[in-house]
Molecule: small-subunit ribosomal RNA
Organism: uncultured bacterium
RNA sequence: AGAGUUUGAUCCUGGCUCAGAACGAACGCUGGCGGCGUGCUUAACACAUGCAAGUCGAACGUGAUUCAGCCUUCGGGCUGAUGAAAGUGGCGCACGGGUGAGUAAACGUGGAUAAUCUACCCGAUGAUCCGGGAUAACAUCUCGAAAGGGGUGCUAAUACCGGGUAAGCCCACGGACUCUUCGGAGUUUGCGGGAAAAGGUGGGGACCUUCGGGCCUACCGUCAUCGGAUGAGUCCGCGGCCCAUUAGCUGGUUGGUAGGGUAACGGCCUACCAAGGCAACGAUGGGUAGCUGGUCUGAGAGGAUGAUCAGCCACACUGGAACUGAGACACGGUCCAGACUCCUACGGGAGGCAGCAGUGGGGAAUUUUGCGCAAUGGGCGAAAGCCUGACGCAGCAACGCCGCGUGAGUGAUGAAGGCCUUCGGGUCGUAAAGCUCUGUCAGUGGGGACGAUAAUGGGUGGUUAAUACCUGCCUGGUCUGACGGUACCGUAAGAAUAAGCACCGGCUAACUCCGUGCCAGCAGCCGCGGUAAUACGGAGGGUGCAAGCGUUGUUCGGAUUUAUUGGGCGUAAAGCGCGUGUAGGCGGUUUCUUAAGUCUGAUGUGAAAGCCCCGGGCUCAACCCGGGAAGUGCAUUGGAUACUGGGAGACUUGAAUACGGGAGAGGGUAGUGGAAUUCCUAGUGUAGGAGUGAAAUCCGUAGAUAUUAGGAGGAACACCGGUGGCGAAGGCGGCUACCUGGACCGAUAUUGACGCUGAGACGCGAAAGCGUGGGGAGCAAACAGGAUUAGAUACCCUGGUAGUCCACGCCGUAAACGAUGAGAACUAGGUGUUGCGGGUAUUGACCCCUGCAGUGCCGCAGCUAACGCAUUAAGUUCUCCGCCUGGGAAGUACGGUCGCAAGACUAAAACUCAAAGGAAUUGACGGGGGCCCGCACAAGCGGUGGAGCAUGUGGUUUAAUUCGACGCAACGCGCAGAACCUUACCUGGGCUUGACAUCCCCCUGACCCCUCUGUGAAAGCAGGGGGUGCCUUCGGGAGCCACAAGACAGGUGCUGCAUGGCUGUCGUCAGCUCGUGUCGUGAGAUGUUGGGUUAAGUCCCGCAACGAGCGCAACCCUUGUCCUUAGUUGCCAGCACGUAAUGGUGGGAACUCUAGUGAGACUGCCGGUGACAAACCGGAGGAAGGUGGGGAUGACGUCAAGUCAUCAUGGCCCUUACGGCCAGGGCUACACACGUACUACAAUGGUAGGGACAGAGGGCUGCAAACCCGCGAGGGCAAGCCAAUCCCAGAAACCCUAUCUCAGUCCGGAUCGGAGUCUGCAACUCGACUCCGUGAAGUCGGAAUCGCUAGUAAUCGCAGAUCAGCAUUGCUGCGGUGAAUACGUUCCCGGGCCUUGUACACACCGCCCGUCACACCAUGGGAGUUUGUUGCACCAGAAGCAGGUAGCUUAACCUUCGGGAGGGCGCUUGCCACGGUGUGGCAGAUGACUGGGGUGAAGUCGUAACAAGGUAACCU
Repeated sequence: AGAGUUUGAUCCUGGCUCAGAACGAACGCUGGCGGCGUGCUUAACACAUGCAAGUCGAACGUGAUUCAGCCUUCGGGCUGAUGAAAGUGGCGCACGGGUGAGUAAACGUGGAUAAUCUACCCGAUGAUCCGGGAUAACAUCUCGAAAGGGGUGCUAAUACCGGGUAAGCCCACGGACUCUUCGGAGUUUGCGGGAAAAGGUGGGGACCUUCGGGCCUACCGUCAUCGGAUGAGUCCGCGGCCCAUUAGCUGGUUGGUAGGGUAACGGCCUACCAAGGCAACGAUGGGUAGCUGGUCUGAGAGGAUGAUCAGCCACACUGGAACUGAGACACGGUCCAGACUCCUACGGGAGGCAGCAGUGGGGAAUUUUGCGCAAUGGGCGAAAGCCUGACGCAGCAACGCCGCGUGAGUGAUGAAGGCCUUCGGGUCGUAAAGCUCUGUCAGUGGGGACGAUAAUGGGUGGUUAAUACCUGCCUGGUCUGACGGUACCGUAAGAAUAAGCACCGGCUAACUCCGUGCCAGCAGCCGCGGUAAUACGGAGGGUGCAAGCGUUGUUCGGAUUUAUUGGGCGUAAAGCGCGUGUAGGCGGUUUCUUAAGUCUGAUGUGAAAGCCCCGGGCUCAACCCGGGAAGUGCAUUGGAUACUGGGAGACUUGAAUACGGGAGAGGGUAGUGGAAUUCCUAGUGUAGGAGUGAAAUCCGUAGAUAUUAGGAGGAACACCGGUGGCGAAGGCGGCUACCUGGACCGAUAUUGACGCUGAGACGCGAAAGCGUGGGGAGCAAACAGGAUUAGAUACCCUGGUAGUCCACGCCGUAAACGAUGAGAACUAGGUGUUGCGGGUAUUGACCCCUGCAGUGCCGCAGCUAACGCAUUAAGUUCUCCGCCUGGGAAGUACGGUCGCAAGACUAAAACUCAAAGGAAUUGACGGGGGCCCGCACAAGCGGUGGAGCAUGUGGUUUAAUUCGACGCAACGCGCAGAACCUUACCUGGGCUUGACAUCCCCCUGACCCCUCUGUGAAAGCAGGGGGUGCCUUCGGGAGCCACAAGACAGGUGCUGCAUGGCUGUCGUCAGCUCGUGUCGUGAGAUGUUGGGUUAAGUCCCGCAACGAGCGCAACCCUUGUCCUUAGUUGCCAGCACGUAAUGGUGGGAACUCUAGUGAGACUGCCGGUGACAAACCGGAGGAAGGUGGGGAUGACGUCAAGUCAUCAUGGCCCUUACGGCCAGGGCUACACACGUACUACAAUGGUAGGGACAGAGGGCUGCAAACCCGCGAGGGCAAGCCAAUCCCAGAAACCCUAUCUCAGUCCGGAUCGGAGUCUGCAACUCGACUCCGUGAAGUCGGAAUCGCUAGUAAUCGCAGAUCAGCAUUGCUGCGGUGAAUACGUUCCCGGGCCUUGUACACACCGCCCGUCACACCAUGGGAGUUUGUUGCACCAGAAGCAGGUAGCUUAACCUUCGGGAGGGCGCUUGCCACGGUGUGGCAGAUGACUGGGGUGAAGUCGUAACAAGGUAACCU
């Protein structure tokens, strides 16, 4: 410090996710030791048991027990000492300890207290006098189950009470001084009034004594006062949570006066008076929450948090209340009420672990009913001491941090074993074993702490009469340790006692095998898994951390993703529709002043701990100790005055006003005009009109449309008219008049910052809509009809009502858009246009130069993600306002406000997704555009689709009908030929190292060959016979066969979506790319686009491109012409011979031909067009002319196209079978459908007879002549030919003649019957052919559809491969005869280039919307039901306190002795908790039913959107 994830790719926006750190954690697996910390985050839920606050006899009375002495009636008594237990009294119990429920108050920080208190403690001063009456304990009686009381009697005090005294003190009234915040405070003084006390212990010379003591003295205690310290109370400023879908709150409320109350100010309380107080700088209400030092994180600013430790607050079962006290409204006190628990004799009582342990419960989850007061601290005490679950320790827990160990060195036959393997090896791995060492930790047996000082002793000072007591200092050292025989030290032996967890697709370090097969599962995000998974599970290996490792949860970070530091708003989310203006914010030039902001110095404070730095102590570290720094803050105070603010004054440039002009659909009102539509009346006139893609509904013979004239009525204003004008926006358009707003220009003058923005607020605000009343010509939602359509609640047509118009009133929204808030300043230009002005010139209008204001276009810098913006900014800055923070749910629900309603404004959440989105790029696509091509259409010719048959396919059938191929690009395809074989399928029979290959082992036999028998359908099984080889060193060897076992063979079994190879297709279309350069942030672009041209990315020109490659073309084959060479089997002109005839023969090499080599054609030449080009058009010559015709040749790629059944091959599967053999059957089935052919339907023909002309092939298991036989298929015999020689082999259409005469025929030939031929082991299923007979459909084929542009279509025959046979219908070739048409590119199909749109990229066979149906989820409404909380009104009123007091009662004081004062009880009044009633608010839960929403598998219906999405889309 970043990374992953939206896309085919890119840049951006934007969310989600990850890597880090942390934790009082929990869970899973694992676990050696120690140190230091930490440990109910949940039920402030309930608690058994024990302990947690007592102490003082030196305040007091009594005094159990024990001891001693004396006495004794032996029962005991007295005295002294001891001093339990309880009591009176004092101090403490308000500390310490716990918890965080409540509480937006408390808290933090800084001040104030001149508005206060403070026990114990310290310093100082002064006192401590004289009296009195009770009471508990105790005794006794008594009530009660108990807890607890009651009566009577006795007694003490440092308990209680009275009196005296008063240096201080308090109160009232005066005087003086000082300070002051002007309220007051302090000091001093005079007079008057008022308030105290308690004694105890030790010691003691004199004196007194009731022998106790008094008295004196020291100490302690007590009282009063002043001061300090400590602690506390109260007040003020500032600071830190959320909600405005909480906007108004408040009656003791705000203030005053008087009084009361308090330690103290104060509505704190009461009476009276006034009507205030708080609030948008957020009152009130609601929700949540103890606050802080700090802690975690972060670069910081911040964010989150408030365990342990420390400060403050609050609470102590819940609620209320006071008492005591210095202090409480009191955790281990009291009273009352309530809930709960316990005891009970049922009458009544007891209790409060949020103290320490512990229990139950809750929970994912948190410890021992331990030891000790030895230390530190606290309470009491004079002290000894007692108490202390504070505390010190130990125990439990890897809960955290820190430290240590689980060994070190050497050791290669790289052991065994595991895993992988290309079978060679690699790896675990120096790892192990082995050898040599060490001895941490644990364990054994020894030693063994620091933590301990105080008190007590001695010495020396102080005090004192004192040597006592107390106390300061010095010195010495006895006793006291829970932890603990612990830390630590040393000791012998011995590698011994000690490693796991997670991960290994990317992010992110780390890879292989097996299993599984969209299953099981994983997953933080992206995403893995559908038979070769580095992603699941296991294993081996590796990586990371390590006594831990992972997971989960939470917080911060990354996230500049709430942006102060540090973001944005044209199109990504985001500028209010527009204006006027309040508060607020901001504000021109200049002078003086002030010093609030600002800057600077000082002082105080900012507790300690923590963080940081330095140093030190535990062996180190964690941890602990000491010191420093910091604590960015607050307060006080001194100074500075540039800027901002406040005050005073001035200025003119901002702003405004006055004056003069012209422009304008600016607004309002009234009037008025013509054209047009419609309607009415009348005339002319006759059959149509209207409407559409085409029609129909509709109008019209009752006279329409058309036309003429007149009239009525409403609405809108053609031309001008213009990216022209005006207005804030919405918006504004005939003409005239009136009223009226604003802007602009010009020149002077005036005011003197009067300004800008603008939360709320107010006003305006298209269309539609609403209300009332008018109006209504045209248009026109709804509606009706007609069409269209599968449907058509639409688009189209005919009608047509609201509405549109007017007046008044609502509504308040629009894609209200420049998707761009307002204002100000600055920053190159060019060119239009509107308004006004200036200059030059002119008779004038133009033109030209120029200023201001508007309105457009282009464009630089700059900005921007890009597109684009660019003086009219989206540039550079300032001010103010509004708004945004992933998509969906949703601009929805609820609440509120507004509205007559429709609805508007404000405005969420649950849940769900990992995207949604912007701009640009490359493609693809479009019922977008342009250009161009192709038998693509058109123009033609001939077909298919109808018939019969052949063949292939689907389907069906079957034991099997083997398998593959499925739009073009499967279907006469694989198959260039299924009777057996083929054959892969079925049935049945039989074989198991196998039909075939290699190896090993064994033994036999020579192997082996030939042959026979039985059985059988054959295969096979069982058995018999005959013959015996080659080499040899005689041992044997080579080769072979058989039996058995094993490695293995074998598989047309699966996967063409694991593959190679081959092939099809787009397409023989003209395209597809690269290097360098340039442009762009980038994907990419350029080149390859453009202008021409071409069959062509063919060529030329231009150009930020220049070149190059694969394609095109050419080179190759063939054909067309010629030359040349050669001349047999081919040829025969000339010469010769011969025949009935024939190159038959001699001969020839001219010709044809054969097959070799060459030539030729290149837009080369001429003319024209064209850009002086490329090229095109025409012409000449030429056998051929513009690639001459044909073939071969197929770029980058696409279709997961086809093929595992040609072959090869990974993986998987079968192994007496999915292998191999055999027989028979099947692939040939047959209601049907389709494709491709053939033959026809006839006269351009059929039949019969006669006659003519090819090319290219094949032939020895072959082609076979001639001759003979047969009607024929064919048979017999057999010449020739291994082929330019012989044969197949008669080519046919064609020509001539004859006949048929338009019919199911002399057309057509299917089907069937019979008889045959050939091949073959075999012709039944299931061959071909021949002859005789039979003679079906069919009379030119619906919708639709195919081929072909010249030697082509059409038509005619011939040959070949395969092959025993089987194609006169398939395929591949060959030649014969031989056309028609092309205006042209509008349309259909396919393709190429450019451009455009796109929400597509699996790329239109794309994407995608809504209803409905089903399942699940969350949520709104809902008659209500229920719970909690709270307001108001009222009732009621425990305990307590305050007030009153007629009743009862009463020791201290007074008394005139009667009583009184004072007190208590009781009663009562006020306040008030719980409780009750009624009525509201708010929140939660639940609810029949219901609304929409989200998600889900391949459901249903349509096709709304994306292309002109087929009616452009969208907003209100």